Notes: A computed fold for a 147-nucleotide RNA from a Bacillota bacterium, annotated as c-di-AMP riboswitch aptamer (ydaO/yuaA leader). The model forms 96% of the base pairs in the Rfam consensus. Taxonomically the source falls in Bacillota (Bacteria, Bacillati).
RNA sequence: AAACUAUUAUUGCCGAAUCCUGCCGCAGGCAGGAGCGGGGGACAUUAAACUUUGGGGUUAAUCCGUCCGGCUUGCGAUGCCGGAUGGUAGGGGAACCGCUCUCUCCGCACCCGUCAACUAACCUCGCAGGCAUUAGAGAGGAGUAAU
Numbered sequence: 001a002a003a004c005u006a007u008u009a010u011u012g013c014c015g016a017a018u019c020c021u022g023c024c025g026c027a028g029g030c031a032g033g034a035g036c037g038g039g040g041g042a043c044a045u046u047a048a049a050c051u052u053u054g055g056g057g058u059u060a061a062u063c064c065g066u067c068c069g070g071c072u073u074g075c076g077a078u079g080c081c082g083g084a085u086g087g088u089a090g091g092g093g094a095a096c097c098g099c100u101c102u103c104u105c106c107g108c109a110c111c112c113g114u115c116a117a118c119u120a121a122c123c124u125c126g127c128a129g130g131c132a133u134u135a136g137a138g139a140g141g142a143g144u145a146a147u
Base pairs, nucleotide, nucleotide: 011132012131013130014129018034019033020032021031022030023029024028035127036126037125038124039123040122045117054115055112056111057110058109063087064086065085066084067083068082069081070080071079090106091105092104093103096141097140099138100137101136102135
């Protein structure tokens, strides 16, 4: 000097997942409010979808190929599950805000339990978790300071 690791603080990122109040012998718990997000739920509409080849929900995280293995089968096909791999609907990339282009990254996981289209009133649930992507350019908008 560089790299890596750990801790604290600050500033930020993904995400609905933030703020406030009150009580309780209080670094925690309970209750409530606002805000944000999700689910259920009429008429009308749709005659749309589904009925083990189950179906459905949250999420950007769907869908389509190839290969390998397994289940089903007398065998095979089909179907289903898992793994690998290549794409893809879709989504993220921060120092004021949104837009465009290039570049880059993600494209998981979980839940309900045979059941739910939409849906006013109404009912109900959540406010976690994980991180450092601080890329490049263009034209705008807003604001601040100075003159």